[in-house]
Context: one part of a larger RNA
RNA sequence: GAACGAACGCUGGCGGCAUGCCUAACACAUGCAAGUCGAACGAACCCUUCGGGGUUAGUGGCGCACGGGUGCGUAACGCGUGGGAACCUGCCUUUAGGUUCGGAAUAACUCUCCGAAAGGGGUGCUAAUACCGAAUAAUGUCUUCGGACCAAAGAUUUAUCGCCUUUAGAUGGGCCCGCGUUGGAUUAGCUAGUUGGUGGGGUAAAGGCCUACCAAGGCGACGAUCCAUAGCUGGUCUGAGAGGAUGAUCAGCCACACUGGGACUGAGACACGGCCCAGACUCCUACGGGAGGCAGCAGUGGGGAAUAUGCGACAGAUGGUCGUAAGCCUGCUCCAGCAAUGUCGCGUGAGUGAUGUAGGCCUUCGGUCUGUAAAGCUCUUUUAUCCAGGUUGUUAAUGACAGUACCUGUUGCCUAAGCUCUGGCUUACUCCGUGCCAUCAUCUCCGGUAUUUCGGAGGUAGCUAGCGUUGUUC
Numbered sequence: 001g002a003a004c005g006a007a008c009g010c011u012g013g014c015g016g017c018a019u020g021c022c023u024a025a026c027a028c029a030u031g032c033a034a035g036u037c038g039a040a041c042g043a044a045c046c047c048u049u050c051g052g053g054g055u056u057a058g059u060g061g062c063g064c065a066c067g068g069g070u071g072c073g074u075a076a077c078g079c080g081u082g083g084g085a086a087c088c089u090g091c092c093u094u095u096a097g098g099u100u101c102g103g104a105a106u107a108a109c110u111c112u113c114c115g116a117a118a119g120g121g122g123u124g125c126u127a128a129u130a131c132c133g134a135a136u137a138a139u140g141u142c143u144u145c146g147g148a149c150c151a152a153a154g155a156u157u158u159a160u161c162g163c164c165u166u167u168a169g170a171u172g173g174g175c176c177c178g179c180g181u182u183g184g185a186u187u188a189g190c191u192a193g194u195u196g197g198u199g200g201g202g203u204a205a206a207g208g209c210c211u212a213c214c215a216a217g218g219c220g221a222c223g224a225u226c227c228a229u230a231g232c233u234g235g236u237c238u239g240a241g242a243g244g245a246u247g248a249u250c251a252g253c254c255a256c257a258c259u260g261g262g263a264c265u266g267a268g269a270c271a272c273g274g275c276c277c278a279g280a281c282u283c284c285u286a287c288g289g290g291a292g293g294c295a296g297c298a299g300u301g302g303g304g305a306a307u308a309u310g311c312g313a314c315a316g317a318u319g320g321u322c323g324u325a326a327g328c329c330u331g332c333u334c335c336a337g338c339a340a341u342g343u344c345g346c347g348u349g350a351g352u353g354a355u356g357u358a359g360g361c362c363u364u365c366g367g368u369c370u371g372u373a374a375a376g377c378u379c380u381u382u383u384a385u386c387c388a389g390g391u392u393g394u395u396a397a398u399g400a401c402a403g404u405a406c407c408u409g410u411u412g413c414c415u416a417a418g419c420u421c422u423g424g425c426u427u428a429c430u431c432c433g434u435g436c437c438a439u440c441a442u443c444u445c446c447g448g449u450a451u452u453u454c455g456g457a458g459g460u461a462g463c464u465a466g467c468g469u470u471g472u473u474c
Stems, first nucleotide, its partner, number of pairs: 001474004006470005013346006019339002021303001026301003030298003035062003040059002043056005069256003078181007087173002092169002096165004100134004109124001111122004140149003154161002182228003189219003194216008231253004235246004258279005281292004309336001312334002319330002322327001349379004359370002362367001384411001386409001389406001393401001418463003422459001423444002429458005
């Protein structure tokens, strides 16, 4: 000098655009953050012009594995980059076919029992695109190449939408490898499923991934193992560059969801707002037993130098889920609020105005400086006040933002300047007070009776809605 997710002191007019718990991955009251489909199904209720229409608790389907948060862990194929083969992939596109015949239940509902509650048990009834059986069976799967085996669901407004098997693709994902990726040797040896093989198992898939047996290997000063620290990257800051530091916001990947473990469902999870077990903590209880998880958005307590509102809206905005659609939901998102936190822009007036008034400061007492500064006069109206109109973001209609931005007019200098410095570095000097005291201070230093270094005043200098200090990085 530059920079900052900054903080502190003094001060503070406006607008645009950004940014805003860096600390306790500490604990959380309250509300909201994931639903949707009646064109799968029975039933109940309401309306009815008896044609039908509407609402919904339940069964069923799809979604809830996305989106949103955080950075605990992780020095690792985690990430970055470049390759690879032994894989899966709902919805979407595409290819070739099929969609036949039957059956038994069950929730809701009825009756009833237990329980404080959470909830649970029994009896009886019923439907389906829920469940099961049979048939059919290839260019599918397996194969000893002979053969063996595997499916389905209908709805309807008659246009279609679905369902099953299958081909290819797209998208997304799983796996393997080369190279790169912090510090410590005051960490030198580490390893027993360990290293390899065979048989078997397992997975969507290669593989000690698992298991039985066999062999005795494997890694390491080119730093194994151990310890400490840390999410990685695109980037960001600085620098002429080489480098150094860093990883907030935005984007990609990873990891986590009170702590630890486990699987279920599913195309996909070992699942933030799912389940089970254990633990800590909190809450309810009729003491028998139950309930919970903000590192989602707001918000509370706590910690801290320090970081915001319990806001509005889905606007056919953008994106997502469900649905044929209308549409519904969406703290994603779009907005508004708060904060000089940053950055950019604008303003706090312009012209004229000297017997150079007054006041203040200095003085060699002549005067000098403040200073065209003020007053006065003539103007202007950005900003401000008030009134009316108000494109556009989509339009046939529907706008949270918002009667906002913008624009027309009205009033009138009215509403708007501070902070730091002033010995040298370093732009800017005098007087008074103090008297090695009180202080100042990045460094050098200054101060012991004439201090341009302390305190005050006047003047000057610098930056300016900021200025200075502190912290951190180059």